Predicted 3D model of a 388-nucleotide part of an RNA (large-subunit ribosomal RNA, domain III) from a Chthoniobacterales bacterium. The RNAcentral record of the full RNA draws on ENA.
Context: one part of a larger RNA
RNA sequence: GAGUAACGAAAGAGGCGUGAGAAACGCCUCCGCCGAAUGCCCAAGGGUUCCUGAGUAAAGCUAAUCUGCUCAGGGUUAGUCGGGACCUAAGCCGAGGCCGCAAGGCGUAGGCGAUGGACAACAGGUUGAUAUUCCUGUACCACGUCCCAACCGCUAUCACCGAUGGCGGGACGGGGUAGGCUAGGGAAACCCAGGCGAUGGUUGACCUGGGGUAAGCGCGUAGGGCGAGAGAUAGGAAAAUCCGUCUCUCACACAGCCUGAGACGUUAUGCCGAGGCCUCACGGCCGAAGUUCUCGAAGCCAUGCCUCCUAGAAAAGCGUCUAGGGAGGUUGGACGUGCCCGUACCAAAACCGACACAGGUAGGCAGGUAGAGAAUACCAAGGCGAUC
Numbered sequence: 001g002a003g004u005a006a007c008g009a010a011a012g013a014g015g016c017g018u019g020a021g022a023a024a025c026g027c028c029u030c031c032g033c034c035g036a037a038u039g040c041c042c043a044a045g046g047g048u049u050c051c052u053g054a055g056u057a058a059a060g061c062u063a064a065u066c067u068g069c070u071c072a073g074g075g076u077u078a079g080u081c082g083g084g085a086c087c088u089a090a091g092c093c094g095a096g097g098c099c100g101c102a103a104g105g106c107g108u109a110g111g112c113g114a115u116g117g118a119c120a121a122c123a124g125g126u127u128g129a130u131a132u133u134c135c136u137g138u139a140c141c142a143c144g145u146c147c148c149a150a151c152c153g154c155u156a157u158c159a160c161c162g163a164u165g166g167c168g169g170g171a172c173g174g175g176g177u178a179g180g181c182u183a184g185g186g187a188a189a190c191c192c193a194g195g196c197g198a199u200g201g202u203u204g205a206c207c208u209g210g211g212g213u214a215a216g217c218g219c220g221u222a223g224g225g226c227g228a229g230a231g232a233u234a235g236g237a238a239a240a241u242c243c244g245u246c247u248c249u250c251a252c253a254c255a256g257c258c259u260g261a262g263a264c265g266u267u268a269u270g271c272c273g274a275g276g277c278c279u280c281a282c283g284g285c286c287g288a289a290g291u292u293c294u295c296g297a298a299g300c301c302a303u304g305c306c307u308c309c310u311a312g313a314a315a316a317g318c319g320u321c322u323a324g325g326g327a328g329g330u331u332g333g334a335c336g337u338g339c340c341c342g343u344a345c346c347a348a349a350a351c352c353g354a355c356a357c358a359g360g361u362a363g364g365c366a367g368g369u370a371g372a373g374a375a376u377a378c379c380a381a382g383g384c385g386a387u388c
Base pairs, nucleotide, nucleotide: 012030013029014028015027016026017025031385032384033383034382039365040364041363045346046345049344050074051073052072053071054070055069059067060066079140080139081342082341083340084339086117087116091112092111093110097106098105099104121138122137123136124135125134141338142337143336144335145334147333148332149331150330151329152328160325161324165321166320167319168318173308174307175306176305177304179301180300181299184295185294186293187292188291190211191210192209193208194207195206196204212271213270216266217265218264223259224258225257226256227250228249229248230247231246232245233244235243236242272290275286276285277284278283309312351360352359367379368378369377370376
């Protein structure tokens, strides 16, 4: 220079409280803002920032009694959620091997490796801080026992198990798409609870609020797919009753088999529930109705169906077939067992941007009125009033 520029998009006002001190902290009332977000869940990333108590030097663009700050204490509970004890992709490693003077490079068998495949739990309640993890209720999966029952078998008229092998399946593109549903929404003269008017009217087709409930189990529907049986057999590196190939018979059915939402029943004489009662408060207790009509998804049936050419992962789980094992076994019940890691909190003031930075950051949820709409406007739930 100069007490100058600036104080980083944005609405606050009043009362009460705490305190040495309050425009900014806490509570209440009104007002305002977002609402395909400025709400909720969550991957990455961060790594205690979470909760409680105490504090105010520094950090906070001002103050601060406040804080993502300082100090102390506490907090993350799983057979089923995510990952591992399963599978493989790109890529990586790589016994032998090949190459190289070496360092090392490549690579077979084999392995590692999710962003993919496979795979068993739901509802309610609870804490200051965790919850599909704790509790309550109701389930499911795997393995085991030889405890109970039924049935089958014991050297074959072979019960049952069964590959590291064969085959099937898993198994996949783009575009389009009718239908059946559900989630969710709206309405109600019906059901339930409360109310009866500060000013003329309001016992009325009046006003306000509410009108729920999962997995599992049972049933097997709308829909989708597949011809069925017998004989032969040189292929599928051995075998096969499986697959493939050939022949014959039957059939083209509202058949049979496979698949399959939803509804309905049960779960549930439970839980939730407007509201009410008790309590200074914290908190505790009681608990009604729980129906009908309608709109309706981008979700489910559906990896469906139709269509097009550029013809659109792999492996395991799974099914079947034998090889083989085999004297006890299968099914149901009962009982028992169930490991390791993650789990707090943030998703923007906690991540990436030197900052409490007008930037950037995968995925999911998707209410109302108007509207083609996830535009736009105003609202709900919920969240904020952005640190002078």